[in-house]
Context: one part of a larger RNA
Molecule: large-subunit ribosomal RNA, domain I
Organism: Myxococcales bacterium
């Protein structure tokens, strides 16, 4: 020195465990913010480093509920001092306080700092409190060129906005890598990304739709139709619809014609004031414009206007009287309603939710063991034998579980009531209305599964430019016939999408190099000028019983005894403790 065996050291694999993750399900909630958010800085405890909580009233203050014996948060034990059955701590609801920064908003600034001006209020004063950003809107005042006016300016507002937030949604912009085995049309893809906006969903939506001689009847979503018809350097690829089956189900309001009121402008003494008769009035009437109210909303075309007819009752009004008629209102009757079609509030009840409450039944001086829940023996409960804990493996020891129960206050939903709103139709005539720089056309684009194609339909930058029902659009160039439908205004629940957040639950999901980056004081330490990147790190024991005391040593570290414990080769570098690697002893070989 090699090999073998034994015993160690080192190391932290493996096994076991789980405090944390992960995916999904059900329900809730789907926002917070100038009443100052999200997120922070700095403070705050008797002594206080960090975390947590809180805010100069600072691990807290008040009220009301719950609860019932202990309490003064955690690492983190102890000390000092206190609190509590006159009900503390703790839990819930509602309030108060809430420094400074931050949209940050009096002005400024290198966030958490600096500097205020004027005004208002309280106060004897020191002092304290409040207002003072910008934009939009409304109203008022003022007011140029320029007479009226307008622009502009100023003020007021208990009007609104601003910023943040995971995905989902709509709109405005909009790539490239890549694929085409290169690449340019094409693809990737209207994706990523940027911007704007909104909601709990959004968007869409009540046919100028489909269809095909038969019919359907708003929108959205799913399954099929179908990888079909098509599109396509007819390459790569892209990729419908009709129709059928389901989910859900809801329909409405305006513009215009016409009538009335008010205001302005023009005209202007009678053409008027519902009709007839009598009387009376006359800045009345007529025309235009604006606003408001009534009316009206459709495609077997609808409506307005005129005439006729049908249809409860009472009151008022149309200058006055009589008659007729019109209009308005009340009651009755009918219908509807706060999620659209108008909108506000209150009451009662019920069910949830934000604390909780109650909750059955086992023993043995038996056995093993450190310990019984294991074994043995004998019982019991069960609308409860889900699960977790307890010194090991417990229905009956503990927490729970099943079935029941519960709210002063806040909050959600539903029902009922109060309350509020709405309520004619037919026939004939007439030819007044039925959404304009629109439809449509040319040119240029976009979007439709559809790449200019035979290219309709839809959107529109530019130029031209209709009609009002004897009208207009569509049915994939275009024309005719036929059929369907009424654009150029608007609203609309549900079925659908998503999950930052809350509650409950589940897993042939992970188990510390896994599972989140993060089981642990992690978006930390650390790296980077910055955008940004980004770790490692879990386990004594049933219980600290965490080794009194003695010895070596430096009043160390570390160790040896002693003691605790079932175990100390469980001693805190602490469960198990593999391998590499390093030793000690014995044997053997050279």
């Nucleotide at each position: 020195g090699g090999c073998a065996c034994a015993c160690g050291g080192u190391g932290g694999a493996u096994g076991c465990c789980u405090a944390g993750g992960u995916a999904c399900c059900a329900a809730g909630a789907g926002g917070c913010g100038a009443u100052g958010a999200a997120g922070g800085a700095c403070g705050u405890a008797g002594g206080u480093a960090g975390c947590u909580g809180c805010g100069a009233u600072a691990a807290g203050c008040u009220a009301c509920g719950g609860g019932g014996a202990g309490c003064c948060g955690c690492u983190a034990c102890a000390c000092a001092g206190g609190c509590g059955u006159u009900g503390a701590g703790c839990c819930g609801u509602a309030g108060a306080u809430u420094u400074c920064c931050g949209a940050a908003u009096g002005g400024g600034a290198c966030a958490a700092c600096c500097c205020a001006u004027g005004c208002c209020c309280u106060g004897a004063a020191g002092a304290g409190g409040g207002c003072u950003a910008c934009c939009a809107c409304a109203c008022g005042c003022u007011g140029a060129a320029u007479a009226c006016a307008u622009a502009g300016g100023c003020g007021u507002g208990c009007u609104g906005g601003g910023g943040c937030a995971a995905a989902c949604c709509c709109g405005g912009g909009g790539a490239a890598c890549u694929g085409a085995a290169a690449c340019a049309u094409c693809u990737a893809a209207g994706u990523a990304c940027c911007c704007g906006g909104a909601g709990g969903a959004a968007a869409a939506g009540a046919a100028a739709a489909c269809a095909a001689c038969a019919g359907u009847g708003a929108u959205u979503c799913c399954c099929g139709a179908a990888g079909u018809a098509g599109c396509g350097g007819c390459g790569a690829g892209c990729g419908a619809a009709c129709c059928g089956g389901g989910a859900a189900g809801a329909g409405c309001c305006u513009a215009a014609a016409c009538c009335g009121a008010u205001g302005c402008u023009g005209u202007g003494u009678a053409a008027g004031g519902c009709u007839g008769c009598u009387u009376c009035c006359g800045u009345u009437g007529c025309a235009g414009c604006a606003u408001c109210g009534g009316g009206g909303u459709c495609g077997u075309g609808g409506g307005a206007c005129c005439a006729u007819c049908u249809g409860g009752u009472c009151g008022g009004u149309c200058g006055a009287g009589c008659a007729g008629g019109g209009c308005c209102g009340g009651c009755a009757c009918g219908g509807a309603g706060u999620a659209a079609a108008a909108a506000a509030u209150c009451c009662u009840c019920u069910c949830g939710u934000u604390a909780g409450c109650a909750g059955a039944a086992u023993c043995g001086u038996g056995c093993u063991g450190g310990a019984a829940a294991g074994c043995c023996g004998a019982g019991c409960c069960a609308u409860a034998g889900a699960g977790g804990g307890u010194g090991a493996a417990a229905g009956c020891c503990c927490c729970g579980u099943a079935c029941a129960c519960g709210a002063a206050a806040g909050u959600g939903a539903g029902a009922g009531g109060a309350c509020u709103c709405c309520g004619a139709g037919a026939u004939g005539g007439c030819a007044c209305c039925c959404g304009a720089g629109u439809a449509c056309c040319g040119c240029g684009g976009g979007a439709c599964a559809c790449g200019a194609g035979a290219a309709a339909c839809c959107c529109u930058g530019u130029g031209g430019g209709a009609a009002u029902c004897u009208g207009g659009g569509a049915g994939g160039a275009c024309c005719a016939c036929c059929u369907c439908c009424c654009a150029a205004g608007g609203c609309u629940a549900a079925a659908u999408a998503c999950u930052a957040c809350u509650u409950g639950g589940u897993g042939a999901c992970c188990g510390a190099u896994a599972g989140u980056g993060g089981a642990c004081c992690a978006g930390u330490a650390c790296c980077g000028u910055g955008a940004g990147g980004g770790a490692a790190a879990g386990g004594u024991g049933a219980a600290a019983a965490g080794c009194a005391c003695c010895c070596c040593u430096a009043a160390c570290a570390g160790g040896g005894g002693a003691g605790u414990g079932a175990a100390a080769u469980a001693g805190a570098c602490c469960c198990u403790g593999a391998a590499a690697c390093c030793g000690u002893g014995u044997g053997u070989c050279u």